This is a predicted structure of a 74-nucleotide RNA (transfer RNA) from Parcubacteria group bacterium GW2011_GWA2_40_23. Rfam family: tRNA. About the family: Transfer RNA (tRNA) molecules are approximately 80 nucleotides in length. It was read from a public genome assembly. The coordinates come from a structure-prediction model, not an experiment, and the mean pLDDT is 80.
RNA sequence: CGGGUCAUAGCGCAGUUGGCUAGCGCGCAUGCAUGGGGUGCAUGAGGUCGUGAGUUCGAGUCUCAUUGGCCCGA
Repeated sequence: CGGGUCAUAGCGCAGUUGGCUAGCGCGCAUGCAUGGGGUGCAUGAGGUCGUGAGUUCGAGUCUCAUUGGCCCGA
């Protein structure tokens, strides 16, 4: 310098041929059950989907640029 791949909640992940409210598990908060813990159940909080722009009626998803991690090549 060129190419590929990954980036979504505190952690690990899904979400796809663009479609309505972005979900799952663990964790966290509250409540109930228990004398208490553990455990179980119910409810809830938490995300500008790495960043910026573009296409579109509509983008986590498509296009371009860019940042960081990993890999390959020179």